Two RNAs folded together computationally: RNase P RNA and transfer RNA, 463 nucleotides in total.
Its mean pLDDT, the model's own confidence on a scale to 100, is 77.
Rfam match: Bacterial RNase P class A. Rfam classes the family as a ribozyme. Its family is annotated with tRNA processing, ribonuclease P activity and dimeric ribonuclease P complex in the Gene Ontology. Rfam's curators write: Ribonuclease P (RNase P) is a ubiquitous endoribonuclease, found in archaea, bacteria and eukarya as well as chloroplasts and mitochondria. Its best characterised activity is the generation of mature 5'-ends of tRNAs by cleaving the 5'-leader elements of precursor-tRNAs.
């Protein structure tokens, strides 16, 4: 000067608050009571993150669906390993970049099929003759050459992001893998190393196979759907269904059944703001009202809810990711939702002023991103500043 | 927790990768009119939300982020 990785993300004390927990009280309500609930006081101990975020993947959990398989649809894509699983991680391989440490890669298949390639250019895929080069015929010309026509040619020019291997020799009218040598690359066979991706060697072949699959598609593998507003339990009110419950006594008439009248009680209506009370009607009706039961599960409450693929330490296996064993720790769980403010001292960084020749001192100000909502594993994104380790 | 979208000042096309950046309204200039509006003619105006990637080439395909809307 760089490259890679791990970690922290202010500390202590006081004070005033906030959230939820346990214990002890007070008051009120319900209950025969035990006890429960609400409000309130005190004590004790607890209270955000590395990303709690985005919701981009994967899993647990819950319900629904489902014999199995296939199609459709979606996803993944070098190899091996790790894992509950993954689009994650580790190790290795390959390609590209870098002097290097290292970094990046949606890294299967376009020598299966189909498609696409604007503009420019003659021609954009087994293609193509614009200029050029060469040959022939005819015309002009003494000749060199030149004009027209016919043909050959992909070596050169030019266009383009891309023009059908490279260099050299031979060859040819000029050229051309047309032939040969070497090189690069490809396919088949074979040998060696490696679990494998792949690497290296030998040999044969034909001379060359263009790009694009984050184009359709093909191949291999994986995937049921919804989400804690999941789901379970308790359960007002209203509506519904069933069941239950509402008269005694006195007097008169009558053989009796029964009938009439009075009193009290009950029910309904009416007067009435309400009670009491007054008036009217009814009292064996199956009505209304009342009581009670039931199913359903709304309002509301409870559970789900945080002890889990957990953190830390040690030992062991492994290159590592990770795994096993042992020990130890207890660490938010609410409702639209608390975890904060102030003071003092200390610490780090930074800006400005002042002092000092300087090292430095001192005063003041500022200090990142953000924030749990069922829980985990990842990825991605944001992040003032600081510490440590390894490497070039 | 689940889903949709972002293109001119406004409302929207374009989604199949290429000369394809477009329509209506608005705005500016001209013409018309005594003047204004309407009608007519012409023009300007866009880093296609931002950043990367694939590709010769991205508004379009892929990824990440930002914002808005709906359930």
């Nucleotide at each position: 000067a760089g490259c890679g990785g791990a970690c922290c993300g202010g500390g202590u004390a006081g004070u005033c608050g906030c959230c939820g927990g346990u214990c002890c009280g007070g008051c009120g309500g319900c209950u025969c009571g035990c006890g429960c609930c609400g409000c309130u006081g005190g004590a004790c101990g607890g209270g955000a993150g590395g990303a709690a975020a985005g919701u981009c993947c994967g899993g647990g959990c819950u319900c629904c669906a489902g014999a199995g398989g296939a199609c459709a649809g979606g996803g993944u894509g070098g190899u091996g390993g790790g894992u509950a699983a993954c689009a994650c991680c580790c190790a290795c391989c390959g390609a590209u970049c870098g002097c290097a440490a290292g970094a990046u890669c949606c890294g299967g298949g376009c020598a299966a099929g189909u498609g696409c390639a604007a503009c420019a250019g003659a021609a954009a895929g087994g293609a193509a003759a614009c200029c050029g080069c060469c040959c022939c015929u005819u015309g002009u010309g003494c000749a060199a050459a030149u004009a027209a026509g016919g043909g050959g040619u992909a070596a050169g020019g030019g266009u383009g992001a891309a023009a059908c291997g490279g260099u050299g020799c031979g060859g040819u009218a000029a050229g051309a893998g047309c032939g040969c040598a070497c090189c690069a690359g490809c396919a088949g066979g074979u040998c060696g190393g490696g679990u494998a991706a792949c690497c290296g060697g030998c040999u044969u072949g034909g001379c060359u196979a263009g790009g694009u699959a984050a184009a359709c598609c093909c191949c291999a593998c994986c995937c049921g759907g919804a989400g804690c507003a999941a789901a379970g339990c308790c359960a007002a009110a209203u509506a519904g269904a069933g069941a239950g419950c509402a008269g005694u006594u006195c007097c008169g008439c009558u053989c009796a059944g029964g009938c009439g009248g009075g009193a009290c009680a009950c029910g309904g209506g009416u007067c009435g703001g309400u009670c009491c009370g007054g008036c009217c009607c009814g009292u064996u009706a199956u009505c209304g009202a009342c009581u009670u039961u039931c199913g359903g599960g709304u309002a509301g409450g409870c559970u789900g809810c945080u002890g889990g693929a957990g953190g830390c330490g040690g030992c062991g296996a492994g290159c590592a990711a990770u795994c096993g064993c042992c020990g130890u720790c207890g660490u938010a769980g609410a409702g639209a939702a608390a975890u904060g403010g102030c003071u003092a001292c200390c610490u780090c960084g930074u800006a400005a002023a002042c002092c000092g020749u300087a090292a430095g001192g001192c005063u003041u100000g500022c200090g990142a991103c953000a924030g749990a909502a069922c829980c985990c594993g990842g990825c991605u994104u944001a992040u003032a500043g600081g510490u440590c380790c390894g490497c070039u | 927790g689940c889903g949709a979208g972002a293109u001119a000042g406004c409302u929207c096309a374009g989604g199949c990768g290429g000369u394809c950046a477009g329509a209506g309204c608005g705005u500016c200039g001209g013409a018309u009119u005594c003047a204004u509006a309407a009608c007519c003619c012409g023009g300007a105006g866009g880093u296609c939300g931002a950043g990367a990637g694939u590709u010769c080439g991205a508004g379009u395909c892929u990824c990440u982020c930002u914002c808005u809307c709906g359930c």